A computed fold for a 1398-nucleotide RNA from an uncultured delta proteobacterium, annotated as small-subunit ribosomal RNA. Model confidence (mean pLDDT): 82 of 100.

RNA sequence: GUGCCUAAUACAUGCAGUCGAACGAAGAAAUACCUUCGGGUAAAGUAAGAGUGGCGAACGGGUGAGUAACGCGUGGAUAAUCUGCCCUUCAGUGAGGGAUAACUUAUCGAAAGGUGAGCUAAUACCUUAUAAGACCACAAUGCGUAAAGCAUAGGGGUCAAAGAUUUAUCGCUGAUGGAUGAGUCUGCGUCCGAUUAGCUUGAUGGUGGGGUAAAGGCCUACCAUGGCUGUGAUCGGUAGCUGGUCUGAGAGGAUGAGCAGCCACACUGGAACUGAGACACGGUCCAGACUUCUACGGAAGGCAGCAGUAGGGAAUAUUGGUCAAUGGGGGAAACCCUGAACCAGCGACGUCGCGUGUGUGAUGAAGGCCUUAGGGUCGUAAAACACUGUGGUGCGAGACGAUUAUGACGGUAUCGCACUAGAAAGGACCGGCCAACUUCGUGCCAGCAGCCGCGGUAAGACGAGGGGUCCUAGCGUUGUUCGGAAUUACUGGGCAUAAAGCGGAUGUAGGUGGGUGUUCAAGUCAGAUGUGAAAUCCCAGAGCUAAACUCUGGAACUGCAUUUGAUACUGUUCAUCUUGAGUAUUUGAGGGGGUAGCAGAAUUCCUGAUGUAGUGGUGAAAUACGUAGAUAUCAGGAGGAAUACCUGUGGCGAAGGCGGCUACCUGGCGAAUUACUGACACUGAGAUCCGAAAGCGUGGGGAGCAAACAGGAUUUAGAUACCCUGGUAGUCCACGCCGUAUACUAUGAAACACUUGGUGUUGGGGAUAUUUGACCUCCUCAGUGCCGUAGUAAUGCGUUAAGUGUUCCGCCUGGGGAGUACGGUCGCAAGAUUAAAACUCAAAGAAAUUGACGGGGGCCCGCACAAGCGGUGGAGCAUGUGGUUUAAUUCGAUGCAACGCGAAGAACCUUACCUAGACUUAACAUCCCAGUGACAGCUGUAGAGAUACGGUUUUCCUUCGGGACAUUGGUGAUAGGUGCUGCAUGGCUGUCGUCAGCUCGUGUCGUGAGAUGUUGGGUUAAGUCCCGCAACGAGCGCAACCCUUGCCUUUAGUUGCCAGCAUUUAGUUGGGCACUCAAAAAGGACUGCCGACGUUAAGUCGGAGGAAGGUGGGGAUGACGUCAAGUCCUCAUGGCCUUUAUGUCUAGGGCUACACACGUGCUACAAUGGUCGAUACAAAGGGCUUGCAAAACCGCAAGGUCAAGCUAAUCCCAAAAAAUCGAUCUAAGUUCGGAUUGGAGUCUGCAACUCGACUCCAUGAAGUCGGAAUCGCUAGUAAUCGCAUAACAGCAUGAUGCGGUGAAUACGUUCCCGGGCCUUGUACACACCGCCCGUCACACCAUGAAAGCUGGUGGGACCAGACGUCGUUUUCGCUAACCUUUUAGGAGGCGGACGCCC
Repeated sequence: GUGCCUAAUACAUGCAGUCGAACGAAGAAAUACCUUCGGGUAAAGUAAGAGUGGCGAACGGGUGAGUAACGCGUGGAUAAUCUGCCCUUCAGUGAGGGAUAACUUAUCGAAAGGUGAGCUAAUACCUUAUAAGACCACAAUGCGUAAAGCAUAGGGGUCAAAGAUUUAUCGCUGAUGGAUGAGUCUGCGUCCGAUUAGCUUGAUGGUGGGGUAAAGGCCUACCAUGGCUGUGAUCGGUAGCUGGUCUGAGAGGAUGAGCAGCCACACUGGAACUGAGACACGGUCCAGACUUCUACGGAAGGCAGCAGUAGGGAAUAUUGGUCAAUGGGGGAAACCCUGAACCAGCGACGUCGCGUGUGUGAUGAAGGCCUUAGGGUCGUAAAACACUGUGGUGCGAGACGAUUAUGACGGUAUCGCACUAGAAAGGACCGGCCAACUUCGUGCCAGCAGCCGCGGUAAGACGAGGGGUCCUAGCGUUGUUCGGAAUUACUGGGCAUAAAGCGGAUGUAGGUGGGUGUUCAAGUCAGAUGUGAAAUCCCAGAGCUAAACUCUGGAACUGCAUUUGAUACUGUUCAUCUUGAGUAUUUGAGGGGGUAGCAGAAUUCCUGAUGUAGUGGUGAAAUACGUAGAUAUCAGGAGGAAUACCUGUGGCGAAGGCGGCUACCUGGCGAAUUACUGACACUGAGAUCCGAAAGCGUGGGGAGCAAACAGGAUUUAGAUACCCUGGUAGUCCACGCCGUAUACUAUGAAACACUUGGUGUUGGGGAUAUUUGACCUCCUCAGUGCCGUAGUAAUGCGUUAAGUGUUCCGCCUGGGGAGUACGGUCGCAAGAUUAAAACUCAAAGAAAUUGACGGGGGCCCGCACAAGCGGUGGAGCAUGUGGUUUAAUUCGAUGCAACGCGAAGAACCUUACCUAGACUUAACAUCCCAGUGACAGCUGUAGAGAUACGGUUUUCCUUCGGGACAUUGGUGAUAGGUGCUGCAUGGCUGUCGUCAGCUCGUGUCGUGAGAUGUUGGGUUAAGUCCCGCAACGAGCGCAACCCUUGCCUUUAGUUGCCAGCAUUUAGUUGGGCACUCAAAAAGGACUGCCGACGUUAAGUCGGAGGAAGGUGGGGAUGACGUCAAGUCCUCAUGGCCUUUAUGUCUAGGGCUACACACGUGCUACAAUGGUCGAUACAAAGGGCUUGCAAAACCGCAAGGUCAAGCUAAUCCCAAAAAAUCGAUCUAAGUUCGGAUUGGAGUCUGCAACUCGACUCCAUGAAGUCGGAAUCGCUAGUAAUCGCAUAACAGCAUGAUGCGGUGAAUACGUUCCCGGGCCUUGUACACACCGCCCGUCACACCAUGAAAGCUGGUGGGACCAGACGUCGUUUUCGCUAACCUUUUAGGAGGCGGACGCCC
């Protein structure tokens, strides 16, 4: 500085005049002096109190209820007015009179208050004289006006006064002018609603009268019929207005606290009185509500004055001091009064300033927090030491505000001295916006949140701690206003697709309007004058220590009015022009409109004829029609509707729309030529007319078609549909309604003008060739298309603009609710038109981009289909999985991409599971302390074993101190965990897919996301290569380089080989290294050569040569990424959990269970075979701590005994098997098949019971080629046949390798599956396993309706009517002043009564 914004709700209590120098009466005390102590005098006729009288009380102070108005603001008018006190000037203040309050007395009443009688004064009241002057009417002159009016002089009428005193003044009366204040009128400005469109009877005007200070229907009588309104009347809602205040760059928007101007109000409503001024906040009267007193008869009251109380409310202060200052009232003055005012109190309510200390201080203390455990941080911060004194306390001095005096504030501000770090820091925030980060807790819980959003076990977003950031005696939250928001766009927006062009036209008001000259000066521009109150804002100074604040000056107040000029532009006046517009003439095209008539084809129906069994219909059928003769065919007839071809992004029309031909009537349009009118124009709110289809009314008509309806069928979960057979409204005509459509070019008109081009087409005209004339070509006007430049956000549009400008109209302002409700208008109805709100969401939407997807399209590929071969699915068994069971049947893997998978091998071990028994620093690692010298080995006892207790044997180095090592016991740090999380991770792996793709740099294009490159034409196994191209290059992929295999050469020939020469049972030996082979290095294949095709290309096809030909075969090799794919039980690892157990040791059991289901395999079902016998040909591997093991012997066999050889091109495993030759079986559950079971054995191993493999003898199950479905394979492949190896004590139908024998088929790409490229649509982006619509059920919430009942409010009609003003009152009562002819009367007054209004 500021402080009831709500209840203009109700209020207890206190606080509110003056003059004795206007008047009459009455009249103290303190104190002082004197005193005879009784008192007296002065104070003093003073104070206080009451009355008459004067002035004030209409100011000041409060509030904002009402008011949308001349209320306010601004500028004018008053020639239509008033103004106490004040100032100026002029002139006066003479003579008289009668009352009355106070007072006394009587009396009524509870009170408030009143009544009668008597006395008295005035600046109270009355009569009268005078009248400079004022006023009234009259008449004259001058000036003057649009109309009014003003001035001057004249005679006539009317109108005044008061005294007081201290003798100097103050008053009083009339008048003039002024000042101040007030009244009235008026131009302009002043909120929202049209879902308020018509309003008005004193209403609009006139005349007469009344009334007011004053104009006026202000009031009244009569007359006229006006007045206002789309530039918003009337009605409804809201609101005091302004200077200003807040915000804003401004224009604006919001607002009207405090201060200042105006208005209105004073419990609610009404009314007047007094007065200069009021219809009066602290006056009167009446009515009403409320409150108080009462003796019940009656009275009193009004805080929206200052304090204060109750109530209301989120919320707003003391029942304070003083008149010291400033101002106001009274008074001659002293002075009195003043909740105005000045001060103080309360409130961080606002603004401003100041403080809560300063310096030094590192063992960077303690403590907290974090940590990678090293440290970091709080932090010089603290402590400690040394200082200072804003502040505090004590003492002292002490203002300005005041001029001679007077100070509430106040002993306050301020100053001096002394003492004292003491009493003095908080709030919000820390994911982004937005400055500031970590830990713990929690676990979609608790919670946060302004918007986006955070929280589901590693939360910078929740809560807490630490740290930090911002502001600071404040900081946050909430509310409100403006801004940002160009998001109502005047400045400064839009309407093709985002909201938005009326369905179309005619045209009224209005808006806008061609060329030239002239006039005026309204708009416009310039100057001047007046005003725009002060304060505020701004600038410059000044005063409080500074600031806030205050003061002085300036500027500004962007406005209004008057006046003087200017005349380009707009406008006005007049004249003129022809290019806009129109008219005439010639001519042209047309499904433009209306009426009438005519025509042919077709459908249907009827009649007749021919003719016979079906027709019809569909994807397939049936209903239907047909032997009562259909369909089909022919002839004749009836009737209605529509007009094939021509027909065309061709024509016409305003749009809707218009299509056979002819006639008549009629509208519009184009071109050309000249002539005429002379801006006559454009647009167009309301209004009017037209307006598809459907629908409605009345009456016709009805062939075909065809909603509804009926029947049939199909599909389907259903199918009240799609299909078929029928079929009524309707479709058609006439008349009348309706008035809407995706009425679309989603694009208003004109309209008008301007702005590069190319190419069609319709109608007209012209040029060109010598003329007529045709074609071509060119030019031009009007229409109608396409492509494109500039420009335009995207798409697109692009002289027919959506470009650039101008004019006018319509429309839009987030989505939903809703074009809905209510109200109005229209309609016969259906409905149309106009058109909200509550509530709810944070989006809805447009265009384009990249993907993904499509039961969209194109091209291409793959054992993808097709063509083939062989399987699976049926049987038995093996093996894995699910399920079930169990003490346990450990765990993981689950579409392809789990299921003979992890597991290259579960009897113990493995082993993770279960049962039981044990251990607790531990089975394992490191550190510390103590003991021992061992530990280990061998061995005994108990035990299921782990283990426990014994026996025996027994270290190394040494400087002799000890050390090393091992072991036992102890302590705690720790170990351990196949415990959880693969959705916290690394690594590894699967999959799309060995598919041909995935990207980058620079450039270019695009506002951008992005595109281009990578698309296109060819070609390839391939984004492989070539050509083209705003692209040029590059990378990861492809290919090649690597391994293997196929041919050849060279080198070196042992353990390999043997052609020739010897030799042997045997390459056994001599000899040899030619061949095979082995292992090293080279060569070879590159579309290199030829031809054809192809663009002189890439390449394709064919051929030659060659061991091999177009990637020769096979392997390794897996782009960017996808699936939160798999794995925490390989390993590694964060977090969590566990620690006498979820760890460790041990024994036994289990992982091997078995109604069943599935996957993968093996063996079969037999004669292309089985059995027996004979006989031939591989490759690739493996073999010593414990291996491979020949030969010989034994056993029917598995195997055993003994044992040569081999550390391997030497020896061994090792026999290859199918094949081939011969014999037999003869179509059967078999001489097929081998399951199952019994018996007897072998081998491995500590141990074969649960639970191994193998052998022999016996047994001899199902099965006779496998439903739906489904798998693999394109050549040395499928099929078939054996062999080897890894792991392993042992265990193979599995896995990984090896060779032997060795096919069939591929026309082709329509289809299934998967994939690649281009393109298209999309409302999907977790991307079609997407998105998304509606009903129903349940629960809850909100709202509506509802028999009625009730309050408030507006309008209309009517009844009654207080107070009061005004009017009337010859007929009522009372009456001092004046008059008279005076026992009284008159005039006048008061009361009462009546009347109007209310």